Small-subunit ribosomal RNA, central domain from a Nanobdellota archaeon, 354 nucleotides, folded computationally.
Context: one part of a larger RNA
């Protein structure tokens, strides 16, 4: 290779954009490049096959006839699909416009309750931790109660099975500046579309550079318990970091362990956001139906599946076009190559063994 695969047994890149390739609506005409047929030349001899001859015979040769060489090349006709070109359409996919909804993203600004620090009031002998306790704090007056100033970090309930956003994440409050999705209307383009090797942007903690902040928290580190021992778990301290700002880094169970995208394929319920419509109505931005789009859950028929399970948000029938798997270790190791300041990251094996 072909063929099987990829939730969980090997195996969907973190995730998005997008380049080459591959794939691609309808409806017409022209062409005949693939594609079909048919003719003509060519396709080498042995082999292989019938015939018939010659070696006494038979293998064997020898001669001619057939095949075989599944293909090359000209010609000459077909045009359904494919491609190429004109020319047309609107169903996809794009743009406009409305009015909802959103912890969606950056930048300012305002607040809050705790904690901590101090300052000053009142108070006196303990306070603090823990299963017990001991380090620790405290008559230089702590712990606790008021009141004032200042600091950092965080945003309780509300809160959902809820929302938003490509993923990572996102949650006082206002304001400015951007993005996007989804409903509805049918103005406009007119196929402009799917995927998607290199490539490029984004990326949770924790990590590194330089500047700043440091309230609690707290690896490292000390010290006090426990213990046979205790480099621990429990307690008292506590540096790095955690926060801010500009850059590196590129990694996670970065998980739904489930790649994008169309098409089609039973029902119930709950919910969020829209639309239309009909009942109530206190006429309110109210409340309740039904239909219907669109997303978030929960059952489940048919089917799939090795089960558990999934089941219009497939792991269901199918189509496109990507990545990735081929027994366990050794190994994500060693080696070259790239990238990084470093720490590492990206690619990525054999001997062996079994």
């Nucleotide at each position: 290779u072909u063929g099987g695969g990829u939730a969980u047994a090997a195996a969907a890149c973190a995730u998005c954009c997008g380049u080459a390739g591959c794939u691609u609506g309808c409806u017409u005409a022209a062409u005949a490049a693939g594609u079909u047929u048919c003719u003509u030349g060519u396709g080498a001899a042995a082999u292989u096959u019938c015939a018939u001859a010659u070696c006494u015979c038979a293998a064997a040769u020898a001669u001619g006839g057939a095949g075989c060489g599944u293909g090359c090349a000209a010609g000459a006709a077909g045009u359904a699909c494919u491609g190429u070109u004109g020319a047309g359409c609107u169903a996809g996919a794009g743009a406009c416009u409305g009015g909802a909804a959103g912890a969606c993203g950056u930048a300012a600004g305002a607040a809050g309750u705790a904690c901590g620090u101090u300052u000053g009031g009142a108070g006196u002998a303990g306070c603090g931790g823990u299963a017990a306790a001991a380090u620790g704090u405290g008559u230089u007056a702590a712990u606790c109660c008021c009141a004032g100033a200042c600091g950092g970090a965080c945003u309780a309930a509300c809160a959902a099975c809820a929302g938003c956003g490509a993923a990572g994440g996102c949650a006082u409050c206002u304001u400015a500046c951007g993005a996007g999705g989804a409903c509805a209307g049918u103005u406009c383009u007119g196929a402009c579309a799917g995927u998607a090797a290199g490539g490029g942007a984004u990326g949770a903690a924790g990590g590194c550079u330089a500047g700043g902040g440091g309230c609690g928290c707290g690896a490292a580190a000390c010290g006090g318990a426990u213990u046979a021992g205790a480099u621990a778990c429990c307690c008292g301290u506590g540096u790095a970091g955690u926060c801010c700002u500009a850059g590196c880094a590129g990694u996670a169970a970065a998980c739904a362990c489930u790649g994008c995208a169309c098409a089609c394929u039973a029902a119930a319920c709950a919910u969020u956001a829209g639309u239309a419509c009909c009942u109530c109505c206190u006429c309110g931005a109210g409340a309740g139906g039904u239909a219907u789009u669109a997303g978030u859950g929960c059952u489940g028929a048919a089917g799939a599946g090795a089960a558990g399970u999934c089941g219009a948000a497939g792991a269901g029938u199918g189509u496109g076009c990507u990545a990735c798997c081929u027994g366990g270790g050794a190994a994500g190791u060693a080696u070259a190559g790239u990238c990084g300041c470093a720490a590492g990251g990206c690619c990525g094996a054999a001997a062996c063994u079994u």

It matches the Rfam family "Archaeal small subunit ribosomal RNA". The family is grouped with related families in Rfam's "SSU clan". It was read from a public genome assembly. The organism belongs to Nanobdellota, within Archaea.